[in-house]
RNA sequence: AAAAGGCAAACCCAUCGUGAGAUGGGGACGCAAAGCCCACGGGACCUCUAUCUAGGAGGUCGGCCGGGUUACCGAA
Numbered sequence: 001a002a003a004a005g006g007c008a009a010a011c012c013c014a015u016c017g018u019g020a021g022a023u024g025g026g027g028a029c030g031c032a033a034a035g036c037c038c039a040c041g042g043g044a045c046c047u048c049u050a051u052c053u054a055g056g057a058g059g060u061c062g063g064c065c066g067g068g069u070u071a072c073c074g075a076a
Stems, first nucleotide, its partner, number of pairs: 006031002011026006029063001035069003040066003043061007
């Protein structure tokens, strides 16, 4: 590269949540890991508190990134 497939953004509907957002259905922007891990690090976002110069506690995002780990095909 090809082949067999896989996942599913925005948006819509329903439900849960104060919220970020999550789950199910529809739907495809894209993805070679857009499989899994937040009990590894960074970043962004939400809630509460504080406000001195600030910060702190809890939560969300793996389709924000790094990292770890598992995996289909087989020309190069």
Molecule: c-di-GMP-I riboswitch aptamer
Organism: soil metagenome